About this RNA
A computed fold for a 134-nucleotide RNA from a soil metagenome, annotated as c-di-AMP riboswitch aptamer (ydaO/yuaA leader). Model confidence (mean pLDDT): 80 of 100.
RNA sequence: CGCCGAGUCCACGCCAUGCGUGGAGCGGGGGAACCAAGGUGGCCUAGGCCACUGGGGCGAACCUCCAUCAAGGAGGCGCGCAAGCUCUUUCAGCGCGAGUCCGUCAGCUAACCCCGUAGGCGUACGAAAGAGAA
Numbered sequence: 001c002g003c004c005g006a007g008u009c010c011a012c013g014c015c016a017u018g019c020g021u022g023g024a025g026c027g028g029g030g031g032a033a034c035c036a037a038g039g040u041g042g043c044c045u046a047g048g049c050c051a052c053u054g055g056g057g058c059g060a061a062c063c064u065c066c067a068u069c070a071a072g073g074a075g076g077c078g079c080g081c082a083a084g085c086u087c088u089u090u091c092a093g094c095g096c097g098a099g100u101c102c103g104u105c106a107g108c109u110a111a112c113c114c115c116g117u118a119g120g121c122g123u124a125c126g127a128a129a130g131a132g133a134a
Base pairs, nucleotide, nucleotide: 001122002121003120004119008024009023010022011021012020013019014018025117026116027115028114029113030112035107038053039052040051041050042049043048044047054105055102056101057100058099062076063075064074065073066072077097078096079095080094081093085132086131087130088129089128090127091126
């Protein structure tokens, strides 16, 4: 200097290369009315009954098929990157599709309430179009 990410800035204080408090900005969750309210199998046939199966949040991090003890592979789809600046789109190239939290509970949701502001990395001198700022 740059990248992923919401994760930055300001003020004050402290036992001070950081921590705490408050605010702004950004991000997330809970929470009415109305609306909505799972899957698999069986029986009976307007539809109902029975049995089995917990559910949810952050995040791009999911689906299907093949193969396997496992690892893995392919397709679809989603995400990220590239140095005059910012944003959008297309083509080509490269890379990712993890992890973690709640704890039997939360659909949507106005008012209202609550929480976070971390952590981890090292890329480029590909092409085209549009808009804006300076």